Record summary
This is a predicted structure of a 683-nucleotide part of an RNA (large-subunit ribosomal RNA, domain II) from a Candidatus Collierbacteria bacterium. Taxonomically the source falls in Candidatus Collieribacteriota (Bacteria, Bacteria candidate phyla). The prediction has a mean pLDDT of 84.
Context: one part of a larger RNA
RNA sequence: GCCGGCGAGUUACUCAACACAGCAAGGUUAACCGAUAUGUUCCGGGAAGCCGAAGGGAAACCAAGUCUUAACAGGGCGUGUAGUUGUGUUGUGUAGACCCGAAACCAGGUGAGCUAACCAUGAGCAGGUUGAAGGUCGACGAAAGUCGACUGGAGGACCGCACCGUUGAAUGUCGCAAAAUUCUCGGAUGACUUGUGGUUAGAGGUAAUAUGCCUAACGAACCUGGAGAUAGCUGGUUCUCCUCGAAACAUGUUUUGGCAUGGCCUCGCAUUUACGGUAUGGGGGGUAGAGUUACUGAAUGAACUUCACGAGUAAAAUCGUGUCUUUCAACCAAACUCCAAAUACCCAUAUCAAUUGUGCGGGAGUCAGUACCCGGGGGCUAAGCUCCGGGGGCGAAAGGGAAACAUCCCAGACCCACAAAUAAGGUCUCUAAAUAUACAUUAAGUGGUAAAAGACGUGUCAUUUCUCAGACACCUAGGAGGUCGGCUCAGAAGCAGCCAUCCUUGAAAGAAAGCGUAACAGCUCACUAGCCGAGAGAUACACGACUGAAGAUGUAACGAGGCUAAAUGUAUUACCGAAUUUUGGGAACACGGUCGCAAGACCGGGUUGGUAGAGGAGCGUUCUUGUAGCUUUGAAGGCGUACCGGAAGGUAUUCUGGAGCAGCAAGAAGUGAGAAUGCCGGC
Numbered sequence: 001g002c003c004g005g006c007g008a009g010u011u012a013c014u015c016a017a018c019a020c021a022g023c024a025a026g027g028u029u030a031a032c033c034g035a036u037a038u039g040u041u042c043c044g045g046g047a048a049g050c051c052g053a054a055g056g057g058a059a060a061c062c063a064a065g066u067c068u069u070a071a072c073a074g075g076g077c078g079u080g081u082a083g084u085u086g087u088g089u090u091g092u093g094u095a096g097a098c099c100c101g102a103a104a105c106c107a108g109g110u111g112a113g114c115u116a117a118c119c120a121u122g123a124g125c126a127g128g129u130u131g132a133a134g135g136u137c138g139a140c141g142a143a144a145g146u147c148g149a150c151u152g153g154a155g156g157a158c159c160g161c162a163c164c165g166u167u168g169a170a171u172g173u174c175g176c177a178a179a180a181u182u183c184u185c186g187g188a189u190g191a192c193u194u195g196u197g198g199u200u201a202g203a204g205g206u207a208a209u210a211u212g213c214c215u216a217a218c219g220a221a222c223c224u225g226g227a228g229a230u231a232g233c234u235g236g237u238u239c240u241c242c243u244c245g246a247a248a249c250a251u252g253u254u255u256u257g258g259c260a261u262g263g264c265c266u267c268g269c270a271u272u273u274a275c276g277g278u279a280u281g282g283g284g285g286g287u288a289g290a291g292u293u294a295c296u297g298a299a300u301g302a303a304c305u306u307c308a309c310g311a312g313u314a315a316a317a318u319c320g321u322g323u324c325u326u327u328c329a330a331c332c333a334a335a336c337u338c339c340a341a342a343u344a345c346c347c348a349u350a351u352c353a354a355u356u357g358u359g360c361g362g363g364a365g366u367c368a369g370u371a372c373c374c375g376g377g378g379g380c381u382a383a384g385c386u387c388c389g390g391g392g393g394c395g396a397a398a399g400g401g402a403a404a405c406a407u408c409c410c411a412g413a414c415c416c417a418c419a420a421a422u423a424a425g426g427u428c429u430c431u432a433a434a435u436a437u438a439c440a441u442u443a444a445g446u447g448g449u450a451a452a453a454g455a456c457g458u459g460u461c462a463u464u465u466c467u468c469a470g471a472c473a474c475c476u477a478g479g480a481g482g483u484c485g486g487c488u489c490a491g492a493a494g495c496a497g498c499c500a501u502c503c504u505u506g507a508a509a510g511a512a513a514g515c516g517u518a519a520c521a522g523c524u525c526a527c528u529a530g531c532c533g534a535g536a537g538a539u540a541c542a543c544g545a546c547u548g549a550a551g552a553u554g555u556a557a558c559g560a561g562g563c564u565a566a567a568u569g570u571a572u573u574a575c576c577g578a579a580u581u582u583u584g585g586g587a588a589c590a591c592g593g594u595c596g597c598a599a600g601a602c603c604g605g606g607u608u609g610g611u612a613g614a615g616g617a618g619c620g621u622u623c624u625u626g627u628a629g630c631u632u633u634g635a636a637g638g639c640g641u642a643c644c645g646g647a648a649g650g651u652a653u654u655c656u657g658g659a660g661c662a663g664c665a666a667g668a669a670g671u672g673a674g675a676a677u678g679c680c681g682g683c
Stems, first nucleotide, its partner, number of pairs: 001683006011095003015091009026051003032045003035041001055062002065077004098236002101233001105226006116200009125190001127159003130155001134151007163187003168183004202218001204214003211220001239618006249262005263366002265363007274356001276352008289339001290337002296333002300329004307322005369394002372391007399410003414586004419582003425576003428561003434573001436572006447563001453547002456544005462539005475530004480504003485499003510525001513524003587608003591604005619672001621669007629661002637656002640653005
C1' cells in the first nucleotide's frame, strides 16, 4: 500500500414542545403486599404522594376577585373551564454523554545489576629514561659551611605496552553495532584503574555544574491508580429518495478562530391579503448639482482713487513698488448654503398576482466571507490593499462564451429524445455557421501590449488665412543713419547686466531674434525689392508610422495555421450557437376543479440547481412475539446469469454448498463504512 473484519448521538433521570392512546373536573399510583411461576408474566391490592379544578398580595389576609392607596377617575395580575397518565419523536439539563487524541496534576509503590558519589575488603600497572632530598669520601675553611666525586632512588616527573580514555579523519547510517570499525591521538605510581559486598530514591538522590546522571528518550525516573483528567482545538462520524433552504451581519462578552440574544432558514398552529409590484394623490428632507455683496472660511488679476517711497522733469506729466477707496472680471469648500434635484423613504386610494405578510410555538445553522459595477473614507484618486453604503453574482450554480480561467458576459440543470427557435459570442482551416453584401479607412502584420514628449504619412464635399495689385519656397541685392542710446564697467560698440526702446533716410531695415569677439570686427534673422509664375499655410477630425520600449528552457504580447482582409468604421441580410425556449413522452410536489362515504381517480395551469440546516417518506441488517409456510426430491452462504422497481433494493435460477431458512403483522436495537497519519489480521 491493497484486501477482509472491527470502528462513533447511547443509556438513566429531569423539564419543554409535538404526535398517538386511556380516562376526564378529574387524572395517576410509588415503594411494597398477594397470586402465578422460575424466561418471569399478567392479574388483584396499595391515594402515601404529584398535577389539575382560584386567584391576588412581600405578608397578615381577602376571595371571583385581589393588590396598589387616605381613597381611587383609575391601573396591575386574575375570572368567562381541560386536564392528567402513558408510549413515541425532537430538544434542554445532570451524568464520560457522538468517537479517538494531549502536554500535564495528584496518590501509592518499584528501581543505584546502567550510571553518580561514598563505605568496607581485595586486585592491577612490560620495558626504558631522568636522577630530588639524604648519606659517604675528598679538598678548602678558625668556624659556619662551600665545592667535587661516589652513593642514593624522590616525583599528581619523562618515553612507552597492558589497562583507562576518546583528539582529528574516513567508513558505517534498514550498520558488525539503537554509538561500532580503521588510522591517528590523551593518561599510563596516580585527584590512577578495577573485582566483590554495601549505602544514598523522585517535592528526592548524586554531581571537580554538563541541568549531567539516577536501567538505550530526566528542567524532574518508572509502574499502577484517581481516569473515560480536561481539550472554546485538529481529525473522523457508515443506507436511499422527496420538499424548502441560510449566514459569514448587529449588540454584549478576560471577547475577537468561542459563546449568548436579535437578524436571516425550516416545521406546526392561528389569522386570511394585512406583504409586494404598478399607477395616481399627499408628505418631510438638504445629498448630487449649483452658488459665493446670502453667512463662515479660503482666494487671483485688472482699472480708478488716497497716501508713502523710488525713477524721471526746470517744474509737471509719466512710470514702478506698496497701501487705501470704488468698480469689473476670474475662482474654491466633507465639517459653507440665498438655492436645489433624480432616486429612496412614509401615508392614502385603485389595480395585479403567488409556495405573500403577521402573531404564537418546536428545531436549527450562521458570527474567518469573496471578486466585480456604482457612491465614498484611509492609502499615493498605489495594491489581487483596507473600511463602510447600494447592486446583482460566487459562496451553495451545473450548461454556452471569454484558448485554458470560483467571481466577467449569456443563462438558472426534474427525467428521456440522432427534433426545432434563439442568447452571449461567432461564421477561411483546425471548429458548427458568410472566403456574405454596400460604402469607406489602414500598408503599420497596425489589427495581435504601454505614457509624457518629440519632425512625419494618408484621408475628409470640415473650418480658416495669404494669393496674378504676384502668395509659399529657392536664388540675387539691401538689411542703413543719429549712435559706440543712457547707465554700469578695465572694456560693454544691437547681442554680461540695469533703464529706455525714440527719431531720420527710405522699397525696407528691431536702439535687434541667434552665432561670434577681450572689446571691435565678422556671419545670419526679422523686414524690403528683384527673379519666378500658381497655388501656399494653419486648424479640426479619422486611421497609421518611428523613438521612448530591458529577462531569464523555445517563436511565446492573434489559442495555432495563416490573413492585406480572414484588420478597422458605418449599414444590411442570412446562418451557427446553451442543460435557455419550443416540440413529443414520462415522474414527483403543492394548489384549484370534477367524481367519490372514504381511500383515491381524472382534468387544469404552476413548481421541481443547491452547501450548513429544518421537515417528510422509505429500503436493508440482527434478535423477539404472533400467524401461515419452505427444506437431504437439497436450507443458509458463495462464483455467475436473467428479470423487476423511482432509489436504498427485490425475485428466479445453472453450478457450488451440505442443514437449516424465510413471507406477512408487530416489537426491540451492539442496525448500514471509504476516509479518523483509525484498530486487528492476511498478502